[in-house]
Context: one part of a larger RNA
Molecule: large-subunit ribosomal RNA, domain IV
Organism: seawater metagenome
RNA sequence: ACUUUGUUAAGGAACUCGGCAAAUUAGCCCCGUAACUUCGGAAGAAGGGGUCCUCCUUAGUGUUGUUAUUUAUAACUGCACCGAGGAGGCGCAGUGAAGAGGCUCAGGCGACUGUUUAUCAAAAACAUAGCACUCUGCGAACUCGAAAGAGGAUGUAUAGGGUGUGACACGUGACCAAUGCCAAAAGGUUAAGGCAAGUUGUUAUCCUUCGGGAGAAGCUUCAAACCGAAGCCCUGGUGAAUGUCGGCCGUAACUAUAACGGUCCUAAGGUAGCGAAAUUCCUUGUCGGGUAAGUUCCGACCUGCACGAAUCGUGUAACGAUCUGAGCGCUGUCUCAACAAAGAUCUCG
Numbered sequence: 001a002c003u004u005u006g007u008u009a010a011g012g013a014a015c016u017c018g019g020c021a022a023a024u025u026a027g028c029c030c031c032g033u034a035a036c037u038u039c040g041g042a043a044g045a046a047g048g049g050g051u052c053c054u055c056c057u058u059a060g061u062g063u064u065g066u067u068a069u070u071u072a073u074a075a076c077u078g079c080a081c082c083g084a085g086g087a088g089g090c091g092c093a094g095u096g097a098a099g100a101g102g103c104u105c106a107g108g109c110g111a112c113u114g115u116u117u118a119u120c121a122a123a124a125a126c127a128u129a130g131c132a133c134u135c136u137g138c139g140a141a142c143u144c145g146a147a148a149g150a151g152g153a154u155g156u157a158u159a160g161g162g163u164g165u166g167a168c169a170c171g172u173g174a175c176c177a178a179u180g181c182c183a184a185a186a187g188g189u190u191a192a193g194g195c196a197a198g199u200u201g202u203u204a205u206c207c208u209u210c211g212g213g214a215g216a217a218g219c220u221u222c223a224a225a226c227c228g229a230a231g232c233c234c235u236g237g238u239g240a241a242u243g244u245c246g247g248c249c250g251u252a253a254c255u256a257u258a259a260c261g262g263u264c265c266u267a268a269g270g271u272a273g274c275g276a277a278a279u280u281c282c283u284u285g286u287c288g289g290g291u292a293a294g295u296u297c298c299g300a301c302c303u304g305c306a307c308g309a310a311u312c313g314u315g316u317a318a319c320g321a322u323c324u325g326a327g328c329g330c331u332g333u334c335u336c337a338a339c340a341a342a343g344a345u346c347u348c349g
Base pairs, nucleotide, nucleotide: 002343003342004341005340006339007338008337010335011334014333019330027051028050029049030048031047036041038167052089053088054087055086056085057084058083060081061080062079063078065076066075067074068073069072090094102328103327104326105325106324107323108322109320110319114126115125130165131164132163133162134161135160136159142151143150144149168315169314170313171312173245174244175243178242179241180238181237182236183235187233188232189231193227194226198222201219202218205214206213207212246264247263248262249261250260273307274304285301286300287299288298289297
C1' cells in the first nucleotide's frame, strides 16, 4: 500500500455527472398537524413532550377466601394485570444492548395495485378498469384442424370475437380528393362454360389433258355472333377508418404590428387547448424567480426548424426501488487526512 469494519478536532456537500456511499431518523404513549383534494385522503404530514428505579395517594379489570343479606350484590381479605397524580434517587445517556421511517418544496411521465428483457435495462415500456368503433341471430362470428371434430360455450347481443384508446374532469374541430370499408335489382367491361354461323384435315364417289381436280356422310381442327358471376369502372356513404389539415402581396395620424383587403392553389387549409416542451435547429432564445455566481430547474412570452385533439388534447387528488430541480437535518463525500481492529499479501525469521 490492499480488503472489510470502527472512531475522529474545526468546518459541513466546499466532493461529485449526480449527496453515489455513509451518516441522520427509528419502538410505544401524549400533544399537534398545512397547501391541495376525487372529501376517501394528503398524514406517521411537519413539529414538540414523555419513556429508568424507590416510596406515597388513588382509579379500573379479572379472580381466591370469609361474612352479611332482599341470591346477586355489598363489605373485608389475598393474588394477577393495568392506568393516573405526587414526592424522591442515580447516571453523559432510562424503547440505556440488538432489531425498527430522514424530512420538506416544486416539476415531467404514467391514474392507481400489478407485469417485463431467467443471466448488463423494472421504466415514461406492457397490462389495467373505463371509453369508442366494428363483426356475430347461434350449426354465431372467430380460432385450431385436408376432414371428422374441438374451442368459443353446456355461453346467446347486459353475450362472444377483433381493433384502437387507457382511472377521473373538461373536451374531442375541418377534409370523403387518395387508400380502405360499407351500400347499391341501372349501365360499361369481364372467365370457364353453353349454344353455334362458318371452317381445317381425311375420302366413298365422280371428272380428267393422267400431271391432277371436285368432293357427300362420318370422324376431326379452328371458331364469329349470342348467353354468361363476382371483381373492376361508375354512383353514394363512412374519420374514436389508413390518413391530410397552404402560399404571396398590400393596408391604421410616430414607429411597430395588422382587426381589414387582394390574389393563387386545394379534398380541406390546424379549431379548442398547450407551447424553447421527453417535441425548439438557430439556443445558454428573451424576461422574471431561486444562487455571491445557475448550458440544468420553476413561472411567463410565442418567432411551434418540425405541438395539437382516442398513433387522443389539456388538467388532475392519490400512488411510484421512476426522472429532474431546490431546501432543512445529517454526516470522512470533501478541505485532508489520522488512528484502531480483523483478514489477505510481501520481506526477514